[in-house]
The part of an RNA shown here (large-subunit ribosomal RNA, domain II) has 693 nucleotides and comes from a soil metagenome. Rfam family: Bacterial large subunit ribosomal RNA. Model confidence (mean pLDDT): 83 of 100.
Context: one part of a larger RNA
């Protein structure tokens, strides 16, 4: 791991509600006792037993009074009651309180004990430390001194001294990591006469010990050991919680909460009783509003202009003051703007009320669950007009919804699955092939594989529409020729001659020609342009708007139609149209079932068949006088050695849980009907010191 077995809402006593039954203004016994059954006790059955409890009357703190009572001075007012009213005892079921209270699960807390054969420290008594090195004090001899001191050479053998075995420790690396080992091995390393190591015996015990102190150690256990008990501690937490069908079907919100992943009440679900035109939808009539929009009349913001009080600066003036202004500028004026906390205005919706129609609300009582929501569209706040972000409102879907589409894809689009059918019609979306259905019709566009990802910005891409200028008195483009004179205009400058710069920018000859468009020179020169003529011979130029394309366009394996592939006769885009395909939608045929109504039977609870109408997705959850199965009890009725239960196989029956039949095996018990009682149903709990493989 798999299989088998076991494994979780129970029991007692109260309360409350429903159903059923008994009696009923009453209902009912408890303990105890008698009898029966039984060998006896217990259980059970029955007879007693009226103590007690609940109800039939309330009010008041109470005395108390009483359909009233209390308050009060009150005959008032007010409060609680009465005034057409049913209880009680059982059984079953739902829920709840107290108990372990659906099951398993803590870390912990307390009590009484057991531990120092591990380890910490201490006490007593023993043991161990190869070899080598260094050479303290002291002493001796010699030198030295007045004497000391001191020096030299020996001797000597000190030391938490040195090197290094045993011993002890455990530095570094590797191996090992289901190990050879629940801490080791190999190599390496520290100490190795000392605060050394070690044997034996003893002492200290759990909020205690011991600790050269690491919260270390205290028997593989230590920020409070272990064992047993309190004890089934508690767990707002996690996990698990076992057969079927039928009807309905949520919530993820508000308020409060030492509350935020938990609760209580309300809202939302379900069941029952009562009950009816109220809730909702549509139409209609009447309302109030200050949102969207818009506007600037107020409050503010904000741009320009004219005018201007005032201020600044300057001039004059002894001062008063006067004058000026490329400065600032209130108020008022003109023009054009902005606003969630502006409004002279002002919708659509929504909301409120009345009416009509459709169709059902609502109240009381029993039971809940839920109070982590998600995304999408729209209106907002926060954020960066970021987020698969966050927080509200509103609608939808998912949650709790399968089916079709979207390549795949809870929240998008279509559509809500009672069951069956090798029938039909459609929705969204599609119709060349993968792949069901058009290589359909008509008119255009696109050349980019755009389609099939993207902005500001850019461009003689291309199509359509429009405005305007020039043009047979010859346009645009091309080619040929001219493009001159005063003059080198004046100034400046070393120079400035069209062409560094400043000023002016005239005149003449002309078909035309700038005191010069650009290149060029030191300055000239030179080339060219504007402008004119000739040649040519029909359109040419500028601008605006729209459609589809192009560039912009750089990321890590090769990918931005799902793939193949597709190009003015598209399988791309736009417009218009005709068909078809396409779902569990809708229809057809057949079956099941719920509710309501009609009908029949029954005193009644209720039961039955048929028809009609409306239904039958579903998590948490509610309801079912709906069921299946297991074990046992009672009564009845059966099977079994001519083979029970159990096991194996099997093509049968039932809407499901399930139930038969037959064959083999097995070798002794077991069904069916009705009623009752439960240790009553397991794919899951990192389930189980149960077994097997």
């Nucleotide at each position: 791991g798999c299989c088998a077995g076991c494994g979780a809402g129970u029991u007692g006593c109260g309360u409350u509600a429903a159903a059923u039954g008994g009696c009923a203004a009453g209902g009912u016994u408890a303990a105890g006792g008698g009898a029966c059954u039984g060998a006896a006790a217990a259980c059970g059955u029955u007879c007693u037993g009226g103590a007690g409890c609940c109800g039939a009357a309330g009010c008041g703190a109470a005395a108390g009074c009483g359909a009233g009572u209390g308050u009060u001075a009150a005959c008032a007012g007010c409060a609680c009651g009465a005034u057409u009213a049913a209880g009680u005892c059982a059984u079953u079921u739902g829920a709840u309180g107290c108990a372990g209270a659906c099951a398993c699960g803590a870390a912990a807390c307390c009590a009484a004990g057991u531990g120092a054969u591990c380890u910490a420290u201490c006490c007593a008594u023993g043991g161990u430390c190869a070899g080598g090195a260094u050479g303290a004090a002291g002493c001796a001899a010699g030198g030295g001194u007045a004497a000391u001191a001191c020096c030299u050479u020996g001797u000597g053998g000190a030391g938490g001294u040195c090197c290094g075995a045993a011993c002890u420790a455990g530095u570094a690396a590797c191996u090992g990591u289901u190990g050879a080992a629940a801490a080791a091995g190999u190599u390496u390393u520290g100490g190795a006469u000392g605060a050394a190591c070690u044997g034996u015996g003893g002492a200290u015990a759990g909020g205690g010990g011991u600790g050269a102190a690491a919260g270390g150690c205290u028997a593989a256990u230590c920020a409070a050991a272990c064992u047993u008990g309190g004890a089934g501690a508690u767990a707002u937490c996690u996990u698990g919680u076992u057969c079927u069908c039928u009807c309905c079907g949520a919530a993820a919100u508000a308020a409060c909460u030492u509350u935020a992943g938990g609760g209580u009440u309300a809202g939302c679900c379900u069941c029952g009783a009562c009950g009816u035109u109220a809730a909702c939808u549509u139409c209609u009539u009447g309302g109030g509003g200050g949102u969207a929009g818009a506007g600037c009349a107020c409050u503010g913001a904000a741009u320009u202009c004219a005018c201007u009080a005032g201020g600044g600066a300057g001039a004059c003036g002894c001062a008063a003051g006067u004058c000026u202004u490329a400065c600032c500028g209130a108020a008022g004026g003109a023009a054009a703007u902005c606003a969630a906390a502006c409004u002279c205005c002002g919708a659509a919706u929504a909301c409120c009320a009345g009416g009509a129609a459709g169709c059902u609300a609502g109240u009381c009582g029993g039971g809940a669950g839920a109070u982590a929501g998600a995304c999408u569209g729209u209106g907002g706040g926060g954020g960066a007009u970021a987020a698969g972000c966050u927080u509200c409102a509103u609608a939808g879907u998912c949650a709790a919804a399968a089916g079709g589409g979207g390549a795949a894809c809870a929240g998008c689009c279509c559509a809500g699955a009672u069951c069956g059918c090798c029938a039909a019609u459609u929705a969204a979306g599609g119709c060349c092939c993968c792949u069901a259905a058009u290589u359909c019709u008509a008119u255009g566009c696109u050349a980019a594989g755009u389609g099939a990802g993207a902005a500001a910005g850019g461009a003689a891409g291309u199509g359509a529409a429009g405005u305007u200028u020039c043009a047979a008195a010859g346009a645009c483009a091309g080619u040929u020729g001219g493009g001159a004179u005063g003059u080198u205009g004046g100034c400046u400058u070393a120079g400035a001659g069209g062409c560094a710069g400043c000023c002016a920018u005239c005149a003449u000859u002309u078909a035309a020609a700038g005191a010069g468009u650009g290149c060029g020179u030191a300055a000239c020169a030179g080339c060219u342009c504007a402008c004119c003529a000739a040649u040519c011979g029909a359109g040419a130029g500028a601008c605006u708007u729209c459609g589809c394309g192009c560039c912009u366009a750089u990321a890590a394996u090769a990918u931005a139609c799902g793939g193949g592939a597709c190009u003015c006769g598209a399988a791309g885009c736009a417009u218009a149209g005709a068909g078809c395909c396409g779902a569990a939608a809708u229809u057809g045929c057949g079956g099941a079932u719920g509710u309501a109504u009609a009908c029949c039977c029954g005193c009644g609870a209720g039961g039955g068949a048929u028809a009609u109408a409306c239904g039958u997705g579903g998590u948490a959850g509610g309801a079912g006088a709906a069921g299946c199965g297991u074990u046992g009890u009672a009564u009845g009725u059966g099977c079994a050695a001519c083979g029970a239960a159990g096991a194996u196989g099997u093509a049968c029956c039932g809407u499901a849980a399930g139930g038969a039949g037959c064959a083999u095996u097995g070798g002794a018990g077991c069904g069916c009907a009705u009623a009752c009682a439960a240790g009553u149903g397991a794919u899951a709990a990192u389930g189980c010191a149960u077994g097997g493989c």